[in-house]
């Protein structure tokens, strides 16, 4: 320089054929009793990395960026 793979909740990741965006821990609040805490139940938490295009519809396709891992290839 190339080329594959990623980016989605405070962290870690799903997400099926384009048709309500989701889970684990974490946060809150309650109820318990073994009480710096645990166990259960409930609630909250989203600019889906950034722009544009297909489409009735896009996390999902396509195209340009940005970054990150990997591999390759060149310099020295």
């Nucleotide at each position: 320089g190339a080329a594959g793979c990623g980016a989605u909740a405070g962290c870690u990741c799903a997400g099926u054929u384009g048709g309500u965006a989701g889970a684990g821990c974490a946060g809150c609040a309650c109820a318990c009793u073994u009480u710096u805490a645990a166990u259960g139940u409930g609630c909250g938490g989203g600019u889906c990395c950034a722009g544009g295009g297909u489409u009735c519809g896009a996390g999902c396709c396509c195209c340009u960026g940005u970054c990150g891992c990997u591999u390759c290839a060149c310099c020295a």
Notes
Transfer RNA from a Bacteroidia bacterium, 76 nucleotides, folded computationally. The organism belongs to Bacteroidia, within Bacteria. The prediction has a mean pLDDT of 81. It was read from a public genome assembly.